[in-house]
Context: one part of a larger RNA
Order: sequence, then C1' cells, then structure tokens
RNA sequence: UGACGGGGGCCCGCACAAGCGGUGGAGUAUGUGGUUUAAUUCGACGCAACGCGCAGAACCUUACCUGGUCUUGACAUCCCGGGAAUUUCCUGGAAACAGGAGAGUGCCUCGCAAGAGGAGCCUGGUGACAGGUGCUGCAUGGCUGUCGUCAGCUCGUGUCGUGAGAUGUUGGGUUAAGUCCCGCAACGAGCGCAACCCUUAUCUUUAGUUGCCAUCAUUCAGUUGGGCACUCUAAAGAGACUGCCGGUGUCAAACCGGAGGAAGGUGGGGAUGACGUCAAGUCCUCAUGGCCUUUAUGACCAGGGCUACACACGUACUACAAUGGCCGGUACAAAGGGCAGCGACACAGCGAUGUGAAGCCAAUCCCAUAAAGCCGGUCUCAGUCCGGAUUGGAGUCUGCAACUCGACUCCAUGAAGUUGGAAUCGCUAGUAAUCGUGGAUCAGCACGCCACGGUGAAUACGUUCCCGGGCCUUGCACU
Repeated sequence: UGACGGGGGCCCGCACAAGCGGUGGAGUAUGUGGUUUAAUUCGACGCAACGCGCAGAACCUUACCUGGUCUUGACAUCCCGGGAAUUUCCUGGAAACAGGAGAGUGCCUCGCAAGAGGAGCCUGGUGACAGGUGCUGCAUGGCUGUCGUCAGCUCGUGUCGUGAGAUGUUGGGUUAAGUCCCGCAACGAGCGCAACCCUUAUCUUUAGUUGCCAUCAUUCAGUUGGGCACUCUAAAGAGACUGCCGGUGUCAAACCGGAGGAAGGUGGGGAUGACGUCAAGUCCUCAUGGCCUUUAUGACCAGGGCUACACACGUACUACAAUGGCCGGUACAAAGGGCAGCGACACAGCGAUGUGAAGCCAAUCCCAUAAAGCCGGUCUCAGUCCGGAUUGGAGUCUGCAACUCGACUCCAUGAAGUUGGAAUCGCUAGUAAUCGUGGAUCAGCACGCCACGGUGAAUACGUUCCCGGGCCUUGCACU
C1' cells in the first nucleotide's frame, strides 16, 4: 500500500421487511449426476454448470460403437500420362464400391484441311504434401460470463516523505453517479458517469395508396364514385431545460411543494459494460504455438447409439377444481411470416386431413377464428361432467424410410394428484399474476427460446437483522 475482522461510522441494492405468486409433494417434458452399455460422442460444475453449447439427434447432422471398404487420399496447390465435359442402362453388393455396355463431343488461339496448343472438367501415376471434432483454454489470439451499469480506476506537473508511498481522489453539503457546489498544497487531465444513438408517450408540417371515411350519393360489404378532415403509415421538425413561482439551504450545489403541460425533475424501455478479478469458459465456431498420429487418431458406407433406467438433483408444463369444468351465442389486439411458399373458397371426412382451386413476391392476397372477457344454460363438492398420465384399437401427415425413435386425429381406457416437510425463488407498475398470438431453427417434430399484445393487482412502517456492494476510519501474527 492492499487484503481481512463474528471492529466502528455513513450509504445503496427485491438484500431484508411489507405484500403477491411460485418451487420443494403428484404426473409428464427436458437437462444433469449415477448406473448400464459394443457405444450410450464431447464440453459446461457454487453464485456465474444442469430447457447450457443444441435457433430443432429417425437417415443426414455425428464427432461414438459394430461390421464392410480406401491409402497422394472426401478437400487444396504443383508435376507427368490419358480422356475431354456430360449422360443412359446392366450385373454383384446392405451400401460404399467393383465390373461391363451404349450415347456424346462443346469453348478459345493457330490452321484451307489434317492436326497442334490452351482454359475448365473427368481419370491413372510419382512425390512434395493433404487430413485429424487427436492432447494441452495452465503456451495463445479472438469471443464470452462474472463482480456490475457497481462508481469507481488512473496519469502529468508540483508539494511532502531517506524510502515504500502520500497528496490530488480526503473534509462539509448534495446526487442515481469521483453528479455538482464550497473548502483545502495542490493545479490540471484521461478512461468510466451523464449526454450524443434507437424506441415509446404529445403536437405540427409534408405525403395520401394497398391505408382511412366526417359530410354527399351507392352497396350485403369503404363495395363503388368522391374526399385526405380523422385514424394510420413514415420522413422532417417542435417539445422538458429544475426553464417559471414559493419555501429550505452557506447570497452555493441542491432538495421540498406548486403552476403550466401529453409528459417533471435520468418521463418509461433499450443499446452502451472503466482499470481489473476469477491461470473463470471455449484448441468441438474460427484462428494458432508445441506435442502426437500418417495403409490411421485420416476418409467412405450400412446398421446401431447419442432416446438405455433401480435411483438422485435442477428447470419447466399440466393439475388437484365452483374466482371452476362443459355446452351454445357474442366482442375487442399487437407484432410477425409467406414462391420448392402462404393458400381463401367449395366439396368429402366426427377429426387429423384430403380433392379441386381463386388471390398474393403482399399496408392489396393468405397464414388468421385471438384467448381470457361478456350473455345464457348445466354440473353442486364427489377422486366428481375435476384431473389427464398410461394402455388397447383405428387412422392422418411429412419423409427413400417413422421397428429401435416423429408429430397429430378419433374411439375406448381413465393412474397419481384433495394445495405440498425442512428449506427455497421471482417480482416495486402497465410490473407481478393471468390469457392467448407470432417468429427463428425446420421435410417433419416446441411444455424450450425469442418477440407481441389483452386483462391487470397487493405492498414498501422502516434499515435492527441475513446476502452483496461503495466511501471513510481502526486493529492486525497476512502481503
């Protein structure tokens, strides 16, 4: 100087408290451990591993296992020989592959032609080499997590100290903030904070189709004429700055209250992550040193495995019901996606779906009925008209192919479960809770993830305590 303290002081955070809803009990989904296995590929392990890498394992993916094969190689550059490319079929085989038959010659340069050379491609050969998801993340780059969007981390010159170092950065106030003010042997500066950026909330102007419809006609219908007021869309501006008023305060910074205003004191949300810490994570995204491998630790193929199952844990979904289940009627979104695509509509089917098929490269057409809600009916507290696991049967779709191992539909079946021990998690407002909708990945497959809107609370006295963090100070056998 730091670090540490079951030392002290000040302060903050869904940290506690006050509330609301969960997890821990049940069933299932999913990840992990363990066990099993020929293999159950590998990585991730307190917070910060465990619906994580994986935005989608039937084949492929795939790295694992078994078996069948190849050795200049599946891929790259160079050299030599042959053919050019390309394409159809047959035999063996699980395929990879091996063998055989046929069609077929293009482009550029020279040339009358024959032919010669070249580019691209296929094939045989030689060796330089290729290859490695093999090891080391404790050799590394890059990227990422975390403390933490916490308010800190430093430098130049000066001054003080023999020196390590101190000062500045401490003190008095204040702030979300090392934010600002005042004081001061300090004076300045940098990286952070804030602002600049995006979005959302209000208004104006410009623009008016594919959007909209107040007035006038018209229609089943903004359907058509008409219009661009309004909504909306998307570009440019305005607007909020403690600017104004009162009080408190050191005539300060600032704080409290008020006015006006769509919005008020950072308006809400996002992007943005200082010096560093954890030899944190990743050599399996990629790159890369070293080591290892080279008829194999490389490459191709078929099948299997990653989906196993006594058990244990994490994360979710669905429930245990009446603020509910079922039936009928009826209302209101936002944000997205669509050509190897979205598919209206009609018909067939109880249904998944099928057949035909309009429109749309989309403010035009489609996905597409939002659901909770509201109105009416029924059930009357029961393992039930709750709950839906499991199993049997019959089907649909995708796809070479659903046995291992897909999703969905219908009929039947109808398990556990009556609110969950110790313990533990999230959340302060359009939030929690709850309700649906869309998208990426994707042939098919979503209870996960990412986004969107609808309905819409309760509580915060306070900082004694638990956890984490910041500043000052003190002790110290650690540095």